[in-house]
């Protein structure tokens, strides 16, 4: 050069076949409890779903291009 597999929240990964509100556990914060703390319970935040572009009434999901990671082949 060519083939394969991946990229979704801080971190670790579900959904992607078979398009229809973006989830989960940890980790953050706030409250309740406590004498305080941690645990235990409630809630909240927290995303251009790797980048461009088609397709479609809709796209994380399909088509194509590219980046960037791991593998294999020569």
């Nucleotide at each position: 050069g060519c083939c394969c597999u991946g990229a979704u929240a801080g971190c670790u990964c579900a959904g992607u076949c078979u398009g229809g509100c973006a989830g989960a556990g940890c980790g953050g914060c706030u409250g309740u409890c406590u004498c305080g703390u941690a645990a235990a319970c409630a809630g909240c935040a927290g995303g251009u779903c790797a980048u461009g572009a088609g397709u479609u009434c809709g796209a994380a999901u399909c088509u194509c291009a590219u980046u960037c990671a791991g593998g294999g082949c020569u």
The RNA shown here (transfer RNA) has 74 nucleotides and comes from a Candidatus Aenigmatarchaeota archaeon. Model confidence (mean pLDDT): 83 of 100. The same sequence occurs in records of 2 taxa. Taxonomically the source falls in Candidatus Aenigmatarchaeota (Archaea, Nanobdellati). Rfam family: tRNA. The family's RNA type in Rfam is transfer RNA. The RNAcentral record of the sequence draws on ENA and MGnify.